[in-house]
RNA sequence: GUUUGAUCCUGGCUCAGGAUGAACGCUGGCGGUAUGCUUAAUACAUGCAAGUCGUACGAGAAUUUUUAAUUCUAGUGGCGGACGGGUGAGUAACACGUGAGAAUCUGCCCUUAGGAGGAGGAUAACAGCUGGAAACGGUUGCUAAUACUCCAUACGCCGAGAGGUGAAAGGAUUUAUCUGCCUAAGGAGGAGCUCGCGUCUGAUUAGCUAGUUGGUAAGGUAAAGGCUUACCAAGGCGACGAUCAGUAGCUGGUUUGAGAGGAUGAUCAGCCACACUGGGACUGAGACACGGCCCAGACUCCUACGGGAGGCAGCAGUGGGGAAUAUUGCACAAUGGGGGCAACCCUGAUGCAGCCAUGCCGCGUGUGUGAAGAAGGCCUUCGGGUUGUAAAGCACUUUCAGUUGUGAGGAAAGGGAUUUGGUUAAUACCCAAAUUCUGUGACGUUAGCAACAGAAGAAGCACCGGCUAACUCCGUGCCAGCAGCCGCGGUAAUACGGAGGGUGCAAGCGUUAUCCGGAAUCAUUGGGUUUAAAGGGUCCGUAGGCGGGCUAAUAAGUCAGUGGUGAAAUGCAGGGGCUUAACUCCGGCACUGCCAUUGAUACUGUUAGUCUUGAAUUAUUGUGAAGUGGUUAGAAUAUGUAGUGUAGCGGUGAAAUGCUUAGAUAUUACAUAGAAUACCAAUUGCGAAGGCAGAUCACUAACAAUAUAUUGACGCUGAUGGACGAAAGCGUGGGUAGCGAACAGGAUUAGAUACCCUGGUAGUCCACGCCGUAAACGAUGGUUACUAGCUGUUCGGUACGAUUGAGUACUGAGUGGCCAAGCGAAAGUGAUAAGUAACCCACCUGGGGAGUACGUUCGCAAGAAUGAAACUCAAAGGAAUUGACGGGGGCCCGCACAAGCGGUGGAGCAUGUGGUUUAAUUCGAUGAUACGCGAGGAACCUUACCAGGGCUUAAAUGCAUUUUGACAGGUCUAGAAAUAGAUUUUUCUUCGGACAAUUUGCAAGGUGCUGCAUGGUUGUCGUCAGCUCGUGCCGUGAGGUGUCAGGUUAAGUCCUAUAACGAGCGCAACCCCUGUUGCUAGUUGCCAGCGAGUCAUGUCGGGGACUCUAGUGAGACUGCCGGUGCAAACCGUGAGGAAGGUGGGGAUGACGUCAAAUCAUCACGGCCCUUACGUCCUGGGCCACACACGUGCUACAAUGGUAGGGACAGAGAGCAGCCACUUCGCGAGAAGGAGCGAAUCUAUAAACCCUAUCUCAGUUCGGAUCGUAGUCUGCAACUCGACUACGUGAAGCUGGAAUCGCUAGUAAUCGCAUAUCAGCCAUGAUGCGGUGAAUACGUUCCCGGGCCUUGUACACACCGCCCGUCACACCAUGGAAGCUGUUCAUACCCAAAGUCGUUACCUUAACCGCGAGGAGGGGGGCGCCUAAGGUAGGGAUAGUGACUGGGGUGAAGUCGUAACAAGGUAGCCCUACUGGAAGGUGGGGCUGGAUCACCU
Repeated sequence: GUUUGAUCCUGGCUCAGGAUGAACGCUGGCGGUAUGCUUAAUACAUGCAAGUCGUACGAGAAUUUUUAAUUCUAGUGGCGGACGGGUGAGUAACACGUGAGAAUCUGCCCUUAGGAGGAGGAUAACAGCUGGAAACGGUUGCUAAUACUCCAUACGCCGAGAGGUGAAAGGAUUUAUCUGCCUAAGGAGGAGCUCGCGUCUGAUUAGCUAGUUGGUAAGGUAAAGGCUUACCAAGGCGACGAUCAGUAGCUGGUUUGAGAGGAUGAUCAGCCACACUGGGACUGAGACACGGCCCAGACUCCUACGGGAGGCAGCAGUGGGGAAUAUUGCACAAUGGGGGCAACCCUGAUGCAGCCAUGCCGCGUGUGUGAAGAAGGCCUUCGGGUUGUAAAGCACUUUCAGUUGUGAGGAAAGGGAUUUGGUUAAUACCCAAAUUCUGUGACGUUAGCAACAGAAGAAGCACCGGCUAACUCCGUGCCAGCAGCCGCGGUAAUACGGAGGGUGCAAGCGUUAUCCGGAAUCAUUGGGUUUAAAGGGUCCGUAGGCGGGCUAAUAAGUCAGUGGUGAAAUGCAGGGGCUUAACUCCGGCACUGCCAUUGAUACUGUUAGUCUUGAAUUAUUGUGAAGUGGUUAGAAUAUGUAGUGUAGCGGUGAAAUGCUUAGAUAUUACAUAGAAUACCAAUUGCGAAGGCAGAUCACUAACAAUAUAUUGACGCUGAUGGACGAAAGCGUGGGUAGCGAACAGGAUUAGAUACCCUGGUAGUCCACGCCGUAAACGAUGGUUACUAGCUGUUCGGUACGAUUGAGUACUGAGUGGCCAAGCGAAAGUGAUAAGUAACCCACCUGGGGAGUACGUUCGCAAGAAUGAAACUCAAAGGAAUUGACGGGGGCCCGCACAAGCGGUGGAGCAUGUGGUUUAAUUCGAUGAUACGCGAGGAACCUUACCAGGGCUUAAAUGCAUUUUGACAGGUCUAGAAAUAGAUUUUUCUUCGGACAAUUUGCAAGGUGCUGCAUGGUUGUCGUCAGCUCGUGCCGUGAGGUGUCAGGUUAAGUCCUAUAACGAGCGCAACCCCUGUUGCUAGUUGCCAGCGAGUCAUGUCGGGGACUCUAGUGAGACUGCCGGUGCAAACCGUGAGGAAGGUGGGGAUGACGUCAAAUCAUCACGGCCCUUACGUCCUGGGCCACACACGUGCUACAAUGGUAGGGACAGAGAGCAGCCACUUCGCGAGAAGGAGCGAAUCUAUAAACCCUAUCUCAGUUCGGAUCGUAGUCUGCAACUCGACUACGUGAAGCUGGAAUCGCUAGUAAUCGCAUAUCAGCCAUGAUGCGGUGAAUACGUUCCCGGGCCUUGUACACACCGCCCGUCACACCAUGGAAGCUGUUCAUACCCAAAGUCGUUACCUUAACCGCGAGGAGGGGGGCGCCUAAGGUAGGGAUAGUGACUGGGGUGAAGUCGUAACAAGGUAGCCCUACUGGAAGGUGGGGCUGGAUCACCU
């Protein structure tokens, strides 16, 4: 960072840091320093890595200065090849670490003491002969030693003693010494052995062990020891983890971490183990021996096929493996080692060099100045910004690299000479010291220093959505791709790719892998378990852990001092040396540990004594559905028998199956049977839990109170273990009334393996025996102590109440409710803690896979217990919040229902839409909220569409520019027209120019796309009453409060109450029309009174009363009265009033919702077209027509039609107009013609009234359709106008399911006017008036809305979410007849080399013996043991396997809808049966169930 709309918590995943023997990608200047096969302990060509000594020995050879000396060496002999170097296979072990110990050995070295006398026989070399291909030998003969042997001697060893036993070697030399040898004692260093403690994982490894454990005796070893053998005994190890299996060299250290811890064991150092694999011994001081031997095996090589040779896990190097790891280098100059008296020799140890950015450290790639802020790039709002003082330019410097030169230190020895000292007779020699001379360097062209030249030769990598420092443009368009997590990409991507810019680090930068950290995410430090994962179903009890008061002792734990040890290196701090640093040196500290010793004694432990308060026992008094067994009672049910009685009963939402005239149901009586116990009955009681209920008897156990008596810590918890343990289920035998899985039938349904109904078997009941699980729950383990209160209830006790009783106060033990502090993520809990503490046990560590698989134990079975992994996801989850939703609840409103009136849906026509058709039928609008909508007027135009014909810039605007004085207009021709061609005619001027046209450039144009990029406008919820804010308060927080509650209202309207107080947008009011009226004014309106005139008319003079007009006022406010109420307010046919409770109507539309509508009104970002998607023209289309729907008109008639006569409006319009009046026409109209730019002129209002007629019919209803003839508008009525006349006269007789509008001047009905407009498809829209109703009991129901509350697994918000089978693809995994490996032990067979033992055969120099011979040795044979090999059965483990099981993931599949709301049958747990599937049903349990009612 990431679960959510948001929040808090739980919890996982992921990131930022450090590290590495690393690898890979891109890049790469220098130096110092360090590292460099982590894999195949795989196989190795070639060279080198252990020799040396002639002062041990004989012998040989070479050289020369040939008297003599020097040098070399095969062999014998000595010392060394057991060190140094490599590797980590094996090993879970006294291997290692640490600390102790006793029964040992020790070459060379040091110290001390003593000794070295006498004698002897061989043998290699060499020579002769000879075998073999070779390796290598054989035989005969000669010879030496510091080789070998014997004797003597001995301060040693053995033994109680007697006694026995055991040594030696010389060499060099100038004769004085040096060096070596033997014995013994001691030391130093080294090695072997023993013990305490520490040292990985697995119990799905629980038992292991016969030399095993101990003893005695003997053997063996350097040495204790079952180390080995014989005999005896039966021990030894193990839940404090034996045995077995897996993995692994251990440590100092390294790395990380604040630490505690975790991980690790390269380089360096200590120890161990190994040396092709396995076995074995020899030699030696030391080996069971890396560059030794023997044997077996595998492999490689040589071979004359007979036989031989070999072992790089030494240094280089090669093949192979691998992501991956270097030169077949130089030197012994230094340090160290071996040999030697020494000089010296050897040394792939070592010192150096080479390769690699592999790590760490240092340096450089220039410095200063430089604004015209250059050019170029990129961006842009086009103004500019940025790259950027960056560059260029100017002035400097020269580290490093380059060239040339110079030049330390690593060197001390050794050798020569001289002097002194020692030794000596000696001044020779020799030894020691000093001085002097000489002289040894791989590295090395060293480090360092100087000079020269010139900015000259030297910068990349990753990243830029958040975490996480750093942003823009272009391309792409869920593609290509990115990605550590969250996640980006579907046409405006800061997330992909490129560019510009920026950020970070820098000779490196990124990626990958691994480890620690963050992760308190295994929690000792330092976590948890009511609901998130997590308390065992309950109790008893073993081991273990823990444990009351006092006293004393002890000193194991504990604490302190001291001593030893804790190797060095490393670490830390301080110094020193490399110019600094890395690096390195010096002394110090640390090394938290172990051992020993001396003290302390509070606490814990141990021992002893004691106490009573914990615990237990006793006594007394009580309590209860506690348990077991027996006896017994009544009600109900069913059945049987008998009676009465007749047609139904039963059951449901409604039905049916079922029973019944063979008499049911109902009812009465009697009988039988089994199971369960109404009322009492209760947050009641008892029990460890499960659980326990009629009454009564017997037996058993428990608990409580009170009292003192007794014991004297006897206690708490409790792994393994044991007992108990609902329901279901299992076994055997009974029993069976009711109920009732399965099953059958009937319904319901799309289906219904269910819910409902009728039956019904197991079962439910009893006895005995199993099973051992539940939501076995308070989802809360047990014990003990402490920490405010209030109030019920059960069983006791004490006191008061004079006694009883009601009761009051206190108190013990239970069982409930509310609440404080505290705790808690919150909900909540709160003395019955989830508070504060102590002790013990159990359990948890992301979700899924999975309580599954395998293994094991238990079970008759069902199954239970224990209990993983691969794989997969970035969440899963808890509590609470705001919404939304519910086939949840409450309250309220609305023409929402109801009550009414009139319609639609049926007919014909008009109009719009869908669909179809078409060249085109342009486009948009699509539930409500599209469909007489955009369009308030499509013949052309409009027009966007189609066909055809043209143009390349029309029109507008501006600037610059070229040219001209014309263009335009008129006429004619071609053409469908646009257009083209021909012809005609023609400016002003103050001469500066104006005007007009023309050319070119910039600039256009688009009803093309995106309403999901937008502005603006609009619809809808809805004229619904809501939506918010500031401050305060509450809550960890999201949020809440206010805005809720009680009333009231049309209203969040107002009042009261109130941790809220105020405010805003909405409501209301303010605005307009209308209803009454005053005042003012009086023309074009009016005319009462006066006058004039007319057949008649405000026609005229005049009037200002009335109507009216239009300006300004008044009026209505629950103001008054009565009632109810605290108030707000409501009620009253109240009064008054024109109007009465917002008077009626209009305008006015909160925060927001629907990515609602519109890019085609307009505007606008982006994209697209540019001789076309622009533009002009003609014709066509938008008017099509099997069909479907919406909205209307006209009707179906008598409340009517027709004819004649008669009356009354309002509002609006009018000059290319309205048109009086006259004439003509049947008429639409035509021709004349007055008035009026309009309170002046222009219009028959209709329904209505009166009269007449029609008489119920497809009609004198209805008018569609069609024919003919016309009128008008217009360039033009064919597609495609309206109207008129005559004729024609269709459907239709009141409309199914369904559905719409309307509450009063409303519905219904009647006409009039206007906009658009040449005309009109208008029956539409918008207005106007005339006539003028019915009904509303009421809010149960339908729809919509508001408020409160509740549940939720929903938040794209129920059109939500989500479960399982089936089908397809992929992945990992279990089972499986088997198959193939690896490994372990057992039994047996065979048995090399070899030690040991043995031997009658063969052989033999030293000693003994005069000799024969003997002793001893060797060879051969035999025996024990045994590697390898073989056979047999077995265990463990790995791979694979036809087939098969479930699991996971995926995409828009199929079937249903199980869960979440009361999820439509509440859900879930255990169990049994059953079904395509989720699931259903039965039994018992739980609330983690809604709602209503009741109780407390």

A computed fold for a 1496-nucleotide RNA from Mesodinium rubrum, annotated as small-subunit ribosomal RNA. Its Rfam family is "Bacterial small subunit ribosomal RNA". Its family is annotated with structural constituent of ribosome and ribosome in the Gene Ontology. Its mean pLDDT, the model's own confidence on a scale to 100, is 83. Taxonomically the source falls in Mesodinium (Eukaryota, Ciliophora, Intramacronucleata, Mesodiniidae).